A computed fold for a 72-nucleotide RNA from Gaertneriomyces sp. JEL0708, annotated as transfer RNA. The sequence is in RNAcentral, with records from ENA. Taxonomically the source falls in Gaertneriomyces (Eukaryota, Opisthokonta, Chytridiomycotina, Spizellomycetaceae). Its mean pLDDT, the model's own confidence on a scale to 100, is 83. It matches the Rfam family "tRNA".
RNA sequence: GCCCGGAUAGCCCAGUGGCAAGGCGUCGCCCUCCUAAGGCGAAGAUCGUGGGUUCGAAUCCCAUUUCGGGUG
Numbered sequence: 001g002c003c004c005g006g007a008u009a010g011c012c013c014a015g016u017g018g019c020a021a022g023g024c025g026u027c028g029c030c031c032u033c034c035u036a037a038g039g040c041g042a043a044g045a046u047c048g049u050g051g052g053u054u055c056g057a058a059u060c061c062c063a064u065u066u067c068g069g070g071u072g
Stems, first nucleotide, its partner, number of pairs: 001071007010024003018055001026042005048064005
């Protein structure tokens, strides 16, 4: 240099054109003498960035940043 894959909440991770799912963690309540465990509930993501296509984009296209892998 070229090729392939990843980037989504504090962390991990799903989604394949139509309101972004789940786990851990956090917060509140219940339970308990207290803590942990357990139960119930809540908040938190303009989907790496900038454009484009579309009635509608995390999803399709282009460019770009960054991380990982392959290759001369």